[in-house]
Context: one part of a larger RNA
This record gives sequence, structure tokens and C1' cells, in this order.
RNA sequence: GAUUGAACGCUGGCGGUAGGCUUAACACAUGCAAGUCGAGCGGAAACGAUCCUAGCUUGCUAGGAGGCGUCGAGCGGCGGACGGGUGCGUAACGCGUAGGAAUCUGCCUAGUAGUGGGGGAUAGCCCAGAGAAAUUGGGAUUAAUACCGCAUACACCCUACGGGGCAAAGAGGCCUCUUCUGAAAGCUUCCGCUAUUAGAUGAGCCUGCGUCGGAUUAGCUAGUUGGUGAGGUAAAGGCUCACCAAGGCGACGAUCCGUAGCUGUUCUGAGAGGAUGAUCAGCCACACUGGGACUGAGACACGGCCCAGACUCCUACGGGAGGCAGCAGUGGGGAAUAUUGCACAAUGGGCGAAAGCCUGAUGCAGCCAUGCCGCGUGUGUGAAGAAGGCCUUAGGGUUGUAAAGCACUUUCAGUGGGGAGGAAAGGUUAGUCGUUAAUAUCGGCUAGCUGUGACGUUACCCACAGAAGAAGGACCGGCUAACUACGUGCCAGCAGCCGCGGUAAUACUGAAGGUGCAAGCGUUAAUC
Repeated sequence: GAUUGAACGCUGGCGGUAGGCUUAACACAUGCAAGUCGAGCGGAAACGAUCCUAGCUUGCUAGGAGGCGUCGAGCGGCGGACGGGUGCGUAACGCGUAGGAAUCUGCCUAGUAGUGGGGGAUAGCCCAGAGAAAUUGGGAUUAAUACCGCAUACACCCUACGGGGCAAAGAGGCCUCUUCUGAAAGCUUCCGCUAUUAGAUGAGCCUGCGUCGGAUUAGCUAGUUGGUGAGGUAAAGGCUCACCAAGGCGACGAUCCGUAGCUGUUCUGAGAGGAUGAUCAGCCACACUGGGACUGAGACACGGCCCAGACUCCUACGGGAGGCAGCAGUGGGGAAUAUUGCACAAUGGGCGAAAGCCUGAUGCAGCCAUGCCGCGUGUGUGAAGAAGGCCUUAGGGUUGUAAAGCACUUUCAGUGGGGAGGAAAGGUUAGUCGUUAAUAUCGGCUAGCUGUGACGUUACCCACAGAAGAAGGACCGGCUAACUACGUGCCAGCAGCCGCGGUAAUACUGAAGGUGCAAGCGUUAAUC
């Protein structure tokens, strides 16, 4: 000199933009953060529409019917493995980079072949129980895109090449018929289901090289190193096991100890290098502590399960419940770090055919000079060089065009009006094309109408009034730009280094003046 996730002191007008627990991976009150699908299913707790009955206050009360809109609880599907947080652990194939072969991959894309015919249960509902609760045993009954056989097998898997084995589920809409409850056949769907091939995406595995300090750590290692065989995995492999051999690593630093998430980056520097790993992005690890598996395409799973432990809470003492390193917020620790805000309008995600629902992701707002950037605190004129202050050789000098005065302007803030863009979608109607037996339905395209904004009193523009509301902090001995007088008298004090102060201190304290910065200025800490 540059820099910072900074803090502290004094001061503080506005806006934009970015950032904001570096410490206790300490403990957490409360609310919210993962749901969705009725176009899979049986249904109907609540609300509404419709119908009937009764009462009357004449459109609301009660009862019933009915699944039309919808939908609590339940079965079922998909998603809760993403998104969000933190940096404890880890010196490691963890990360970075360059390669590799022995693998899997839901949803998505393209293709091929199918989607036949049956069965038995079980939630819910109902019945009657146990328990303080969490919860739970029994009986009867019922559905499915839940579950299980049979048939079939282009492919796929196994094979001794003869053969053997393996699947599925239906739903919506339209037309027709009807005893109005439903039934059968047909059509249709860029709706599903099954098997499989290829792709895409994602994931697992292996290897070369690189990746902090300590030798006051020199030897380490028995599943250890290799082989054979078997098991296991999606997959190679001591991954595991039996047997055999005795190997393997190490001063090119093994082992041990300490420290630490890694990287793109960031800071500094002319560079080489040194330091760093906040925000943003990629990877990894973790989810009260330790262990374990289940389900699943994917987890050994933050807001899932089981066991053990510590802690907290409830209890009828028999037994139960919990996990903010999600967003806010609280206590604690600390020099120190924000609101228990608004909205799903946009972007993205989950579910759904869609409308839509959910989304503390995200978009915004609030707080903080924490950083960076921009703007303002007026402009011009004005010498009687006013008054006052300070200095003085007592003449004067300086503060100083500074002020006052005069003439203007109105950025920003204030008040009142106007007012984009972020909006694409979605809905509805019409036309047209395709599908079709069909002018139904459904899908594509086009057009008209309609229509969605948290931010928001938005950005921006116009008008109004009046210089009106807006400057400080540090320094002035040398380094280092900027000096005088008073006070003090080795005292009080200053100080980054050299050093000042013991009676004329440009170095202490206040003053006047000055210097350099400026909504900041200094100090401290830290890096180069």
C1' cells in the first nucleotide's frame, strides 16, 4: 500500500447492489418447512346443490333420500433418496485431473411383441372389548391398477444344446340399448399395464499422477500378501469362508501423532510465489451419540423403522413421547452476525389427464454504513476585507468571499397526482386439420373474448413549497501533507519506530489555524 463474512470508538442524509453465528456439530418453547391422485378402489364423516316430510318466523330448523359437486378416515399408486442445512469426522481413490471394465438405472425418448382366463384374502364400515394415554387383541363382512396361481413367450434368462424357465390391470370419454338399477358390443385416448432392445440421464466400482506439519514417531502388517475352490454382490475384488504358500509396505518416509472437508475460486504480488476455501458452483461426509437392517429403480434414509446410551417431557407409576447442522424464533457462549414477515405472481420441484393442490426451494419485503458503487448537504455575486476569536514587533496579520446582504436553482428527502414492465399461461367460443362409422369424444394449429402480480404507496413521469431537512472523524517532531501562543513542569501524560515531558514543549492537555479523507473517519485483529 492492498484486502476482510470483521469487531470497537466517535459520527451519520438518500438510493442501488451484494453480504450478514467465523464462537457451543451447545440445549431448544411455539408455528410452519412433503405431499398429491376420486380418470386405481370400497365408500360418505363434514360442507354445498337437488328431492321428500314435519315445524313454522316464508326461507331457515329438524329428519330422510340421493353420491350430483366434492371429500374426512382407509386400501392402493407415485413422491418423502430431490430440494434445504451443517463441516463433526475424514490426510482418504475423500477431492482434483487423466484413463479403464466387470455393472445397475424409476420417470423420459424410439422400436418390437403382448395385455387371455381364473382365485382367495384384507383395511375401511359394523359388532362387542382392553388401556390414563400412546395404542391395541377378537368376531362378522367387502373392493381394487393391492395379492396369488393357470395359459401364452417375438424377445430375455439358464443349458449338458436335447431342452427348460419367466408376465400383465385396468380406467376415462363418446355412440347404442335399457326394467333407469345397470348391461353387452363397438369406437377412441400424446391414458395406463407386461416383457424386451437401444438411447438419454443418474449412480456404483478400479487405476496412474497430484493433495498440510512432525523422525524429539523407524520399523509396520495374520485376512495380513498371493494362489486354488466356494459363497456373496447389480458388478471386478480377501468382499467373506476353507485349504495352500510366506508373503506385502517402508528414509522416494511406511506406521504413529497433530491439524484439516477437497476443488473451481478469493486476497495479495510485476511475476514466481505466499495466504485462503465466507457468499456462488461441483464433489464428499453428517443428521442427539453408537449400531443395524427393512422398503425401494435409488437409502443403510435430516422432518422413516428397530436396538442401546445420554438428555428433556407426559403419566392414573402399569407405561409412553421427542430430536431446528430446514425457515423464523428462544436461552447460552461470544468482540460479534438479522423478522416467530408476505406470496406461490414469476422460475423450479412433487403429485395429477387437467383444473389444481403442496412447496420457509424460490421470489420479495423488514433489520444492520458490513462492503462496493452513485447522489446530496446548495449555486452565482458579495471588501465596509464587518463583528467575534486567535496571534502580534501593537503598525497590523489571520479566520476570510468565509459570513451577512443581493440574485437564483430545487437533485434527494417531503406532499399530491399519473403510471409501465416482470404475464408466458389458464379458461371459454369459433374455424381448420388429424383420428373415426360419426358433425360424439380426443389431440394439434389459428383467431376472438376473457383472464392471473407477493413485491407495490414499484421503477419512472408530472406538479407543489421552500435554502428550506442533511458533516464528521483523524492527524499536524521525523518517517509523513500540515504551526503558533497559553497551561503543565521527568508530574500529568504521549508513543507504530526513533523517541518527547526535569519552566519559553511545533511531540502532553485544551485553543486558534492548517493538512489529508469524507457519510464516513480512526483503532485493533488477520493475510500478502
A computed fold for a 528-nucleotide part of an RNA from an uncultured prokaryote, annotated as small-subunit ribosomal RNA, 5' domain. The full RNA is in RNAcentral, with records from ENA.